[in-house]
Molecule: c-di-AMP riboswitch aptamer (ydaO/yuaA leader)
Organism: Viridibacillus arenosi FSL R5-213
RNA sequence: AUUUCUAAAUCGCUGAAGUGAAAUACACGGGGGACCCGUUUAUAUGGAUUGCAAUGUAAUCCUAGGGGUGAAUCCUUUAAAGAAGGUAGGGCUACUCAAGGCCCGAAUCCGACAGCUAACCUCGUAAGCGUUAUAUGAGAAGGAAG
Repeated sequence: AUUUCUAAAUCGCUGAAGUGAAAUACACGGGGGACCCGUUUAUAUGGAUUGCAAUGUAAUCCUAGGGGUGAAUCCUUUAAAGAAGGUAGGGCUACUCAAGGCCCGAAUCCGACAGCUAACCUCGUAAGCGUUAUAUGAGAAGGAAG
């Protein structure tokens, strides 16, 4: 000096997921929930099991209807696929913006059911990682020397 592995700390990134010794804590986020407004697009409280007072009702389970979190939606190709290509949209590039470059474009939850929504009710504070090109332009801030 180079490569590989392990550990710790600092710094940074996606994300609401942070601070604090702690809390009926602060902070940042999600869902439900009036009037008004909006909607009426198909038969939709769909399917199965069990109990009862057995044409009904209650409980449990399932997911194709519907809905939620999320940037993650949609299109084409393939006999099909966990495959290929593209795309709405989203992120990083260590002050900001632009330009350029590099990426993601998933997953999952509720369980027939929810529009918006004040008061109110309720829930989360996880998980995973490291800028492969910035030797570009403009602006801002700070430091050192004189």